Formats: sequence, C1' cells, structure tokens
RNA sequence: CAGGUAAGCGAUACAGUCGCUUUGGAUCAUUGAUUUAAAGAGGAAAGUCCGGGCUCCAUAGGGCAAAGUGCCUCCUAACAGGAGGAGGGAGUAAUCCCAUGGAAAGUGCCGCAGAAAAUAACCGCCAUAUUUGGUAAGGGUGAAAAUGUGAGGUAAGAGCUCACGAAGUUCAGUGGUAACAUUGGGCUUGGGUAAACCCCACUUGGAGCAAGGUUAAAUAGGAGGAGAGAAGCGGCCCGCUUCAUUAUUAUCCUUGGGUAAACUGCUAGAGGUAAACCGUGAGGUUUGUCCCAGAUAAAUGACUGUACACGACAGAACCCGGCUUAUCCGCUUACCUGAAAA
Repeated sequence: CAGGUAAGCGAUACAGUCGCUUUGGAUCAUUGAUUUAAAGAGGAAAGUCCGGGCUCCAUAGGGCAAAGUGCCUCCUAACAGGAGGAGGGAGUAAUCCCAUGGAAAGUGCCGCAGAAAAUAACCGCCAUAUUUGGUAAGGGUGAAAAUGUGAGGUAAGAGCUCACGAAGUUCAGUGGUAACAUUGGGCUUGGGUAAACCCCACUUGGAGCAAGGUUAAAUAGGAGGAGAGAAGCGGCCCGCUUCAUUAUUAUCCUUGGGUAAACUGCUAGAGGUAAACCGUGAGGUUUGUCCCAGAUAAAUGACUGUACACGACAGAACCCGGCUUAUCCGCUUACCUGAAAA
C1' cells in the first nucleotide's frame, strides 16, 4: 500500500424567532390566565415471534393428553436468549456456520436406472455333457450392491483361513466438572433417513392494562326457562375448596332496559452511569452519583442563516430482557494474508 475478518460509537450539527406537552415555583384570581425553571420518541419505538414483572380467576395438588426444547458447563427473573468449550463442516489464515439425544425397542421410506435396494444373480468364471449344478472374486446400473487391503486355499470362488485395518458397541487406565480425547482388551458386521411416525430426558395453569381498583350517575332488584346439588381450575380424570340444603333456594341459561363520565393503574425501575474488585467470558459484588416522556383522538413543529457526512429506515401508549425484519452513512480499534522498503 492492497485485500479480508471481528467489534464499538453516532443517527445531521450550531445559532436565532415564533409555536406545542408535562412537572415544580411565583402572581393574579378562578377552575383558568400570566411568568419563570427543568425535562420532552428509537437502533430498531416496527413485527406481536419467545420469555417474564404486574393484575385477576384462586385456597391451588396429582395424573393423562398436548405443546416446547434437545452435545456439555455456566450467566440470567426467565427464555427457543447469551458466554465458553467439545464434536462436525468451510476457509491459506484471521474467522464463520450447525434443526448436534436415540437407527442395537418398533413401524415406514430410499424415485428413475439396474437382474436385484435385502428371501439377489443379467453378463461373466468353473464343472457337466446340453439337462443342469456351483459361484459372488471380475464387469455393468446406481448416491448406495452383503466391511477394506494383502497372502494362502479352491474345479472356479467366497472371512473359507490368516495378518493388518475400518465402523459400531462395551470394559479398564490416564486427562478433563462434563460433553469428550487418548491407550489397551473383548464382542459384532449391508447402508442412509427421526427437518418421517416413534422412543428417551427436561420444562410448561389460564386470561390479559381494552388486566384490575375507586367514585359519581342512571334504570325495569324487568320477563321467561331449568333447578338438587351447583360453581371453580385451556381439554379429560382424581382430589381439594366455596356456596346451598327440601326450596318462589344457591346457581345456571335466554331475552329486554339503563349507564358507558371522572380518577387511578401510568412510570424510582430485574433503572442509568463512574470507579474498584472477582471471573477466560456472558456477567456478578461493593461504593459514589443521577431522575432521563407519561399523551388520552393522541405533545417536540414551522421559518431563517451557516457547515458538510447532503440527512436513509422511520414516532412511545403498563414495563422490561431477547429474536426477526427495514435502513443513508460517517468515525475508531484490533487481527489475518500478500507485495515492497528500512
């Protein structure tokens, strides 16, 4: 200098004028007005895909079914998230990707081609004397054809025999928390597929801020039916709890009428941030410090000037941790490869 890999920060900036919302103070004075101070949409606020906090059912247990996850260890409130490692794959490398338990419990599937996809025999080889028998070493088809190579043996051949291997499984030693790796021994032998059914292990109540709570107001505590047991828990069973108990009942169903306004929930948090310590890391602990939107038909807009990166994707609605999708750019750091120079 060129190419590549991984991570972080920002999301037009500054100045002026007018305008909007919330909270606090002051004044007027009445349900508001004036003035002043502070604050005021994101890296994804989007999707509503996952997990929770919180609220209610509700006092809330067990089993089946269903759903989710799927190598090991750790982080977290939790997760299908994150960190580190093991195994496999790609790359010269930095690094990146993986839907990674079980095929020796069972069932299913592997098109076409091929003789045959597991009860194998087309060509071939050997024997026989034209009837047939033996064979799976060689050829062909295919992604895959009865575990590979070599030697012996045979009529020709074959784990038929032997030696050395391969794959699977198991036992022991060593290292590691573990997944696993490695060394030695035993046993077995056609393969793939579980993102096919299935088996195994672990996890899981439901509904949701339009949840819920308070106040005010209004109406017809209307009419009909069922009723001895009823209600409660996503489906089913058991168990448990509450109410009622011989009835004009508790309760349930259908229909009709009134109200639908205000306040709250609603933002001090699994919060932000700085330092130190612990940890490979995600992260944790301690100390200090800060308050950073709470609208309710929906608030931050308009104009002018300067600068350059010429402004993309795009607006909170109970809150938080993730995932996915959209997107104009700018800056910084570390590492790998190649070339050249010193």